This is a predicted structure of a 73-nucleotide RNA (transfer RNA) from Planctopirus sp. SH287. The same sequence occurs in records of 4 taxa. It matches the Rfam family "tRNA". By type it is a transfer RNA. From the family's description: Transfer RNA (tRNA) molecules are approximately 80 nucleotides in length.
RNA sequence: GCCUCCGUAGCUCAGCUGGCAGAGCGACGCUUUCGUAAAGCGUAGGUCGCUGGUUCGAAUCCAGUUGGAGGCU
Numbered sequence: 001g002c003c004u005c006c007g008u009a010g011c012u013c014a015g016c017u018g019g020c021a022g023a024g025c026g027a028c029g030c031u032u033u034c035g036u037a038a039a040g041c042g043u044a045g046g047u048c049g050c051u052g053g054u055u056c057g058a059a060u061c062c063a064g065u066u067g068g069a070g071g072c073u
Stems, first nucleotide, its partner, number of pairs: 001072007010025004019056001027043005049065005
C1' cells in the first nucleotide's frame, strides 16, 4: 500500500429483506426473609464510532473518515 470483518445500554451481543432501538448479565427500587443470599416484580440507562448523501422515513442503503482485528505484498 491492497483486501476482508467488526464498532449498537456499564459489559457480552441481537436487530442490517429501510417503518416504535432490544435481550442476557450488571445497577437501582419494591416484595419475600429475623437478616443475607437466592427467587419474583418493576425502574433507569442509547444523537446505533464520526461526517455527508439517497429516501416520506436510515442502526439498516451509498460515499468519505476514524478506531480495532485478521490476511496479502